Source information: A computed fold for a 474-nucleotide part of an RNA from a Minisyncoccota bacterium, annotated as small-subunit ribosomal RNA, 5' domain. The prediction has a mean pLDDT of 86. NCBI's taxonomy places the organism under Bacteria, Bacillati, Minisyncoccota. It matches the Rfam family "Bacterial small subunit ribosomal RNA".
[in-house]
Context: one part of a larger RNA
RNA sequence: GGAUGAAUGCUGGCGACGUGGAUAAGGCAUGCAAGUCAAGGGGGCCGCAAGGCAACCGGCAGACGAGGUAGUAACACGUACGAACGCACCCCGAAGUCUGGUAUAGCUUACCGAAAGGUGAGGUAAUCCCGGAUGGUACCGCAAGGUUAAAGAUUUAUCGCUUCGGGAGCGGCGUGCGCAAUAUCAGCUAGUUGGUAGGGUAAUGGCCUACCAAGGCUACGACGUUUAGGGGAGCUGAGAGGCUGACCCCCACCGAUGGGACUGAGACACGGCCCAUACUCCUACGGGAGGCCGCAGUCGAGAAUCUUCCGCAAUGGGCGAAAGCCUGACGGAGCGACGUCGCGUGAUGGACGAAGUGCUUCGGCACGUAAACAUCUUUUAUGUGGGAUGAAAUUAUUGACAGUACCACAUGAAUAAGGGGCUCCUAACUCUGUGCCAGCAGGAGCGGUAAUACAGAGGCCCCAAGCAUUAUCC
Numbered sequence: 001g002g003a004u005g006a007a008u009g010c011u012g013g014c015g016a017c018g019u020g021g022a023u024a025a026g027g028c029a030u031g032c033a034a035g036u037c038a039a040g041g042g043g044g045c046c047g048c049a050a051g052g053c054a055a056c057c058g059g060c061a062g063a064c065g066a067g068g069u070a071g072u073a074a075c076a077c078g079u080a081c082g083a084a085c086g087c088a089c090c091c092c093g094a095a096g097u098c099u100g101g102u103a104u105a106g107c108u109u110a111c112c113g114a115a116a117g118g119u120g121a122g123g124u125a126a127u128c129c130c131g132g133a134u135g136g137u138a139c140c141g142c143a144a145g146g147u148u149a150a151a152g153a154u155u156u157a158u159c160g161c162u163u164c165g166g167g168a169g170c171g172g173c174g175u176g177c178g179c180a181a182u183a184u185c186a187g188c189u190a191g192u193u194g195g196u197a198g199g200g201u202a203a204u205g206g207c208c209u210a211c212c213a214a215g216g217c218u219a220c221g222a223c224g225u226u227u228a229g230g231g232g233a234g235c236u237g238a239g240a241g242g243c244u245g246a247c248c249c250c251c252a253c254c255g256a257u258g259g260g261a262c263u264g265a266g267a268c269a270c271g272g273c274c275c276a277u278a279c280u281c282c283u284a285c286g287g288g289a290g291g292c293c294g295c296a297g298u299c300g301a302g303a304a305u306c307u308u309c310c311g312c313a314a315u316g317g318g319c320g321a322a323a324g325c326c327u328g329a330c331g332g333a334g335c336g337a338c339g340u341c342g343c344g345u346g347a348u349g350g351a352c353g354a355a356g357u358g359c360u361u362c363g364g365c366a367c368g369u370a371a372a373c374a375u376c377u378u379u380u381a382u383g384u385g386g387g388a389u390g391a392a393a394u395u396a397u398u399g400a401c402a403g404u405a406c407c408a409c410a411u412g413a414a415u416a417a418g419g420g421g422c423u424c425c426u427a428a429c430u431c432u433g434u435g436c437c438a439g440c441a442g443g444a445g446c447g448g449u450a451a452u453a454c455a456g457a458g459g460c461c462c463c464a465a466g467c468a469u470u471a472u473c474c
Stems, first nucleotide, its partner, number of pairs: 001474004006470005013343006019336002026299003030296003035060003040057002044053003067254003077178006085171003090167008098132004107122006138147003152159002180226003187217003192214008229251004233244004256277005279290004307333001309332003315329001316327004346376004356367004381411006390401001418463005423444003429458005439446002
């Protein structure tokens, strides 16, 4: 000198664009953040009807999006290769969609419980479930042969269902190299290293099991310990390098703590389930309920970090044939000089130079064209009027932001300057007070009676809606 997710002190006019819980992955009141489909099904209620409402069975979604960085020194990440794999929705191609069956919720009824909830009986539907048939370009087998499918709705326009092949994109797995500190950690390892067989998986593999062998790693740092999410990138620097990993993007991991599986194309699942633990809440004491590391908000701890806002108009996502519904993603507004950038706080004229203040060699000098005063302008401010783009869409309809940006007119210099410093480093000097006191200070150092270094004043210097200080990095 530059930089920061900064904080603190003094000060503070406006706008745009960014950015804002870095500490306690501490605890959380309240509301919202994931639903949708009535064109899969049978009922219920309302209605004259058309139709509407919502519960249940069923389908799809809920594995995305949003958040956090606790753990992890690891194939987690980055990069380059590889072989033994999978895929719901979407696209292309081919073939098919035949025939039967019995359950169960809702409902009715009888009960239990404070509640959360639950039980018995009766009876019912489906794109729910289960048989049978057919079936190849699917699977097994040398072959003969064997095995495995389907679901309908219907306003006749379409949406589906099953199987196979391909695509798109996504994901799982393996390997080389790169990837913090420490030797005041030197030896580590029994599923350990390899083989055979089997199990398991979508798939390879000690992934798991049995048996066999005795291997495997290590001063090119194993093992241990400490610290830490990784990268694109950011800051600095002429570069090499050093430091960092906020915002944004990619990947990984996590969801009170620990463990587990279920469903499913996909999870071992933040707003699903089960168990244990701690904590909080309800209780009729028998038993129950909960998980903000979603958006706001609250308490706590802290030097320190915002609104319990508006809207689905746009972009995107889920469901739906569609209309549409949902969406704290997102689009916006609000708060904070936290940062960057831009603008303003007036312009021109105006004295041998007012007053006042400071200094003075008492002559004067400085503040100083500064003010007053005159003329002008209106960025900004205030008021009035008009008023968008963003809509994709072509007739109509659709804007949260917003009566905002912007435009025109009117009023009137009107609404708007501070902070730090002045011994040297280092730009900028005098007076008064104080008297090694009170104090200053980044370093050197100032102060003990003429202090340009303390305190005040006048003047001056630097930056400016900021200026200083502190912390950290280069």